Transfer RNA from a Bacteroidaceae bacterium, 73 nucleotides, folded computationally.
């Protein structure tokens, strides 16, 4: 240099045909215990690496682009 994957909550992952983004854990309040843990109920948190484009409407699509792995030169 050429090719391919991945990048979505603190951490792991999901999201099939484009149609208001979830799930596990973890935080937080409660209840339940003498008190912990364990269980149960509710809760708060992400605009999806970054830009621009297509659309009424993009996590998905279509350029650039930046980290990361792998593969070949």
């Nucleotide at each position: 240099c050429g090719g391919a994957a991945a990048g979505u909550a603190g951490c792991g992952c999901a999201g099939u045909u484009g149609g208001u983004a979830g799930c596990g854990u973890a935080c937080c309040a409660c209840g339940u215990u003498c008190g912990g843990g364990a269980c149960g109920u509710g809760g708060g948190g992400g605009u999806c690496g970054g830009g621009a484009g297509u659309u009424c409407g993009a996590g998905u699509c279509u350029c650039c682009u930046c980290u990361u792995u792998c593969c070949g030169a």
NCBI's taxonomy places the organism under Bacteria, Pseudomonadati, Bacteroidia, Bacteroidales, Bacteroidaceae. Its Rfam family is "tRNA". The sequence was found in a public genome assembly.